[in-house]
Context: one part of a larger RNA
This record gives sequence, C1' cells and structure tokens, in this order.
RNA sequence: UACGCUUGUCUUAAAGAUUAAGCCAUGCAUGUCUUAGUAUAAGCUUUUAUACGGCGAGACCGCGAACGGCUCAAUAAAUCAGUUAUAGUUCAUUUGAUCGUGCCUUACUACUCGGAUAACCGUAGUAAUUCUAGAGCUAAUACGUGCUAAAAACGGGCAGCAAUGCCCGUGCGUUUAUUAGAUAUUUAGCCAACGUGAAGGUCUCCUUCACUACGCGCUGACUCAUGAUAACCUCGCGAACCGCAUGCCUUGUGCUGGCGGUGUUUCAUUCAAAUUUCAGCCCUAUCAACUUCGGAUGGUAAUGUAGUGGAUUACCAUGGUUAUAACGGGUGACAGAGAACUAGGGUUCGGUUCUGGAGAGGGCGCCUGAGAGAUGGCGACCACUUCCAAGGAAGGCAGCAGGCGCGCAAAUUACCCAAUAGGAGUUCCCUGAGGCAGUGACAAUAAAUAACAAUGCAGGUGCUUUACGGCACUUGCAAUUGGAAUGAACGUGGUGUAAACAGCCUAGUAAGGAUCAAUUGGAGGACAAGUCUGGUGCCAGCACCCGCGGUAAUUCCAGCUCCAAUAGCGUAUAUU
Repeated sequence: UACGCUUGUCUUAAAGAUUAAGCCAUGCAUGUCUUAGUAUAAGCUUUUAUACGGCGAGACCGCGAACGGCUCAAUAAAUCAGUUAUAGUUCAUUUGAUCGUGCCUUACUACUCGGAUAACCGUAGUAAUUCUAGAGCUAAUACGUGCUAAAAACGGGCAGCAAUGCCCGUGCGUUUAUUAGAUAUUUAGCCAACGUGAAGGUCUCCUUCACUACGCGCUGACUCAUGAUAACCUCGCGAACCGCAUGCCUUGUGCUGGCGGUGUUUCAUUCAAAUUUCAGCCCUAUCAACUUCGGAUGGUAAUGUAGUGGAUUACCAUGGUUAUAACGGGUGACAGAGAACUAGGGUUCGGUUCUGGAGAGGGCGCCUGAGAGAUGGCGACCACUUCCAAGGAAGGCAGCAGGCGCGCAAAUUACCCAAUAGGAGUUCCCUGAGGCAGUGACAAUAAAUAACAAUGCAGGUGCUUUACGGCACUUGCAAUUGGAAUGAACGUGGUGUAAACAGCCUAGUAAGGAUCAAUUGGAGGACAAGUCUGGUGCCAGCACCCGCGGUAAUUCCAGCUCCAAUAGCGUAUAUU
C1' cells in the first nucleotide's frame, strides 16, 4: 500500500502518486474605482442644480493577469543543498533623496494648443464563434504638439600694460576622447590673495598689522564614486493632469499660494532575478578510450546580451578529459529539508503540504511587458478532438468538482469569502488560493460494552475453644436478591458557525441478560491455549516450516471449552 471479516464514542486527519505527463461533456478557478484619469446613457434619483448635484450600466485609460494552484514526464556534475562572487549585470512596485537653465532671437496661445477613436445611435454580412464591416457623433493622466520663470558664478575668445570692456558657451541624460581622483625621501629665501586672526574707521565696505601656503573620497584591489574640458545626439526627461480647501485688498479676468492624488528624470533602497566559486549523487567494464574541420581546448578581435563567457562569427594555435573510471549504458531517478528500523557501525525510503527546479498533448517560434520563450496569450507543424448549411470555425482539466479509460489501487459536478492571505483605481470588489461541511477503519489520540453490596456456595491464611466449630482478613463462583452510577441513542433551549453540521453546556426520555448482546484469528511444536465429544477415513481437507489425515485425528469438518490481541484482527507484497 491493497484486500477479507468486524465496527459504539471523542479529537486530529491522508486521499487518482505507483498503471495512462492517457483522453475529456458541463460549470466555475482573474479580475479591478477612490474625495482625487475620462460621464450628455435618449439610465435611476431627488430638487438650489442651465458649464459641473448624487448614484451610475457600458466603454476608453491605468494596474494585475509572470503570483497562486497542479504534476514529477524529462533531468546523473545537470537539478539540488551548503558555501562564494557580481570591481561582470537588470530590477515595475515600496521607501528616501532629486528637477527655476528648454527659445537661439527682435509682432509670439501660455489664464491651457491639435487631430482622432470607443461606448452610443443607426445600416448591414455569415449556418456558425467572446466574428466583423460601412455611415454619424463625443472625452482624456489615451495619442500628439509645445512655452514662460530668480540670483550669481565659472570657462573660452578678442581688445588692453593693467583696471576693465565686448562676444560666445555652460540644466539632467546619450556617445567618444582627454584630464584630476596625490603619497618611500629632499633644504632655504623672495614676491604674493577676495584666506584666517587682531585693531581701527566714514561699518552692504575700507584701512593697518600679523600668520599660513594650506585640499585630494571609498576598497584587500578598479579604467570605481565624483569633478573638469572638447565635441556628439537618430532617440529621452525637465507636468497644457485630478481632488479638497482658501488668504489679501489696491476689486484687477490682480497678487499670494495650502493639503493631498496621479505622473516624471537620476541615484540609492526594497522585492527579486540572472550568471558564478569550491568540494559533494544511485547501478554498471558483458562500456576503455572519448572530444575536435557542423566549437572540441585556448588566444586576439568583433557581434550579441541587462551583463560575463566559444554564447556566436572571423583569423590563429593544438589542445581538453580518462583506471582517482572519462566516454557510453541503465534507473520502478526531480533534488534537498526529512521518514522507518538500528547498541555502535549502518540499511532502506523521500511522487506527497516547506525550499529550489522543470512542464502544461509533443516539438519550435514570438508579441506584450519591469518581469514570460507565458500556454485559463498568440503563430505554424505533428498527434488527437468538437460544430458545420461542407464554404468554414473552434479546442488544450499535470487548477476545483465531475466523466471515460487504466488498473490491486484513491472522495462531492456541495457551501462561503466569516478567518489566513493575495490582486486591483481598492476600507466596499474578486479569489475552486484558502476556509467549511460531505465521502473516508490511510494513519494517529483518548477510551464504553459494566461497577458495588448482601445472601448462598467453594477455597486460602491467621487466631482461638471443649478443635464438631467459632471469629477476623481475603480469593473466586452464581439462571439468587438489591438498590446506586453512567453514557451510546433520541430530544428542549443555548453556545458554536458566514449559515449550518458536529462538538460542548443543558430540561426531558433512556439498562437487567432473550439486551443497548465484540470481534478477528488460533489451541501438536516453533508459540499462549484441549490428548473433551460427534463426523470423515492418505478421502475431503489443514499446514508460512516441521508435519497432520490410511477407523480411538491433541493438526481436517463441527459442538463445547480454552488462549492471544482487542474496536480492531487476519492475509498478500515491499522494506528494516
């Protein structure tokens, strides 16, 4: 694990893995709206609703759908577990920071620009689908276009002795190049700032004196962080968005501008991901050599990638693995955490709830996206399959139920989002994730089927008399008698629960043997328990093994009695 017989209660509880990763009717399993993207529904509602009341089907837009759930087919240095690395990379979201520089120049929308489209309305096509076409409207945080705005400083060029003047450039990001990003060690002096300190003055500044020659981040390590210069830019960003409030009088389409929401650039962060270092895996030599001009091993360069890399391409070199078992084959092989047995050593198992991997009938390819080589996405092919008016069209349960098939072998087409969580524009919606019942002797827990007394009978031990007996204690037996106790079952009201069920608490019914009645295997040995009775007569049968049975069967078939375990026991198989 399956099967057989049996089964009262309580609590937990596995469950179509093994065989067919075989095939599937039907239904459901992924959707989502706030004060805050888009409302003229010819929708509802009320009445302060003439730009805009409230609710709001549908639709556009945004986000999610890459999570979860299922299965174990493939897979043997692969996955995986432990341990490294990313100075070799990407990262929607979260959280924290961050964004006044746009025009190229002289009449310009910046109090806000443009054109569509869905829903809607109407006209149509097809046997048919979550199929579509044509006409007519109308929105945006959809799709596009595109301004304004502080103060200063710095760099370069030209002119000039200088002071200074004029011109040009300078947001973030992209690409390329250059440069700074110091450090074994080295003396003294002069000129000298818008620096530091002190004093004074006419105190936004000026004068005088004194002093110093000053800075250089992180790491074990960088061509790192960061800064600067010169160019480059096909492409990016720098808000024409939404809600709720509202101040100041100079009442001007004035000035000032709060709290949020959404969006956006870059850097961190978080959630991750992707590669990666080291040493580790079952059987097999009736597998001894393997790999390489169709990348095998290395180099150089390029391509490609988020990035490293023979990952790919070109050109070179001839390497790389192997008796320390390569390469090949097998596996009823997903790996691990773990499980069972075991004195120690060890052996076997691990499909299955946690972690990682892989897969969605088989292969392959791809779109979208932060993330997929996605299958409850798409496109082919192969296999299978459904509808058809025969022209065409549709499909993917190794999600939850359910069906067929396969088999020794496995449950309901139930209820619910109340809990735990997840998704979304989100307190509200959704979720066969999940929970809750149903089936369920997979297993595990507790533990009823009686207890007591009297009487009678039969013993045992002790004490004692006159040893017949009596007393005390104690063990058992009974078609005797007696009242007490109790739940199984029903049932009232609660609790329980999303609602119920069960359970729990609680009125009331509820026990005398013929019921509210325990079974499964055995009784020669191993191995606990009969030399009892009837039947059979080497037959029928039993028996894991030894054996029993041929007319007194301790072993068969039965009755009685007894033994073992007991709500369980037996059988088969695998394993220790």